[in-house]
A computed fold for a 350-nucleotide part of an RNA from a metagenome, annotated as small-subunit ribosomal RNA, central domain.
Context: one part of a larger RNA
RNA sequence: UUGGGCGUAAAGGGCGCGUAGGUGGCCUGAAAAGUCAGUGGUGAAAUCCCUCGGCUCAACCGAGGAACUGCCUCUGAAACUGUCAGGCUCGAGGCCGGGAGAGGGUAGCGGAAUUCCCAGUGUAGCGGUGAAAUGCGUAGAUAUUGGGAAGAACAUCUGUGGCGAAGGCGGCUACCUGGACCGGUUCUGACACUGAGGCGCGAAAGCGUGGGGAGCAAACAGGAUUAGAUACCCUGGUAGUCCACGCUGUAAACGAUGAGCACUCGGUGCUGCGGGUGUCGACCCCUGCAGUGCCUUAGGAAACCCGUUAAGUGCUCCGCCUGGGGAGUACGGUCGCAAGGCUGAAACUC
Numbered sequence: 001u002u003g004g005g006c007g008u009a010a011a012g013g014g015c016g017c018g019u020a021g022g023u024g025g026c027c028u029g030a031a032a033a034g035u036c037a038g039u040g041g042u043g044a045a046a047u048c049c050c051u052c053g054g055c056u057c058a059a060c061c062g063a064g065g066a067a068c069u070g071c072c073u074c075u076g077a078a079a080c081u082g083u084c085a086g087g088c089u090c091g092a093g094g095c096c097g098g099g100a101g102a103g104g105g106u107a108g109c110g111g112a113a114u115u116c117c118c119a120g121u122g123u124a125g126c127g128g129u130g131a132a133a134u135g136c137g138u139a140g141a142u143a144u145u146g147g148g149a150a151g152a153a154c155a156u157c158u159g160u161g162g163c164g165a166a167g168g169c170g171g172c173u174a175c176c177u178g179g180a181c182c183g184g185u186u187c188u189g190a191c192a193c194u195g196a197g198g199c200g201c202g203a204a205a206g207c208g209u210g211g212g213g214a215g216c217a218a219a220c221a222g223g224a225u226u227a228g229a230u231a232c233c234c235u236g237g238u239a240g241u242c243c244a245c246g247c248u249g250u251a252a253a254c255g256a257u258g259a260g261c262a263c264u265c266g267g268u269g270c271u272g273c274g275g276g277u278g279u280c281g282a283c284c285c286c287u288g289c290a291g292u293g294c295c296u297u298a299g300g301a302a303a304c305c306c307g308u309u310a311a312g313u314g315c316u317c318c319g320c321c322u323g324g325g326g327a328g329u330a331c332g333g334u335c336g337c338a339a340g341g342c343u344g345a346a347a348c349u350c
Base pairs, nucleotide, nucleotide: 004321005320006319007304008303012318014201015200016199017198021194022193023192025088026087027086028085029084030083033081034080035077036076037075038074040072041071042070049065050064051063052062053061054060091191092188093187094186095184096183097182098181103177104176105175106174107173108172109171110154114150115149116148117147118146119145120144121143125136126135162169163168206247207246208245209244210243211242215241216240220236221235222234223233258317259316260315261314262313263312266295267294268293269292270291271290272289273288274287275286276285299306300305323350324349325348332343333342334341335340
């Protein structure tokens, strides 16, 4: 390279926007680049293939043919691809009318709980465990009542529920703001899909500067346990967890399943919006679209299982895999304040 693959065997990029590129709806016409048919030229010889012949055969050699699948020229065809011109509306987008939502950002507010402080009541214990001890407490703790301060998180509602591209998002209110869905079918007229590079977003931990610090809690200290116990349990406790700005750029970043479009039996829940029947109205019943679950047919699959939310049947584009270890290491490059990230081998060995 051909070929085969990527839910769990090696393999889907963490996610988006988008450049180049690749791919691309329906109709008409033109031209004829690709494409197809034919003509002419060329495609050295040798080699390969076929036939015949020469060395006793063969290898080898000679002759003829075929072939040289290519390139160029000319003539023609016009279905398909491309190009140009014109048109269309079902793809895509816009407009109008709706309702849903922990989607994002900023500011303010609220109650419960926890800890601490002050005061009252009150007295000998509290706390903790398998059992204890360290610890706290007669300088008055724990408990309880009143007052105050602070920080962080938002019980119930909460759901196989909703929103977001992913990470993720949950008290209430206001303001700013993104997207999706449903209905109308008024407009544009293929404006589309994917996307190497690139740019942006990206949990937790970590880093820088400055704040903040209630609870929790790496490190650390002590008490236990134990043969030991650098642990599990207990008492403490600092970074951190929180905020602002900047950096880091990773993850079992998972549906371990890339994105888009089309097609392929059904059943049953839930969420949002609509139509019909019915009703005073709401339910109920029938039905359309979008989303989100479960079960299953055909089919697929090594099996597990998947099954209109495909892992089924097809097309387009991207990423990735090629035995285990060595190794996500070394070296180089590049990014980073650092930690380290990205890219990423080989010897050797089984």
The full RNA is in RNAcentral, with records from SILVA.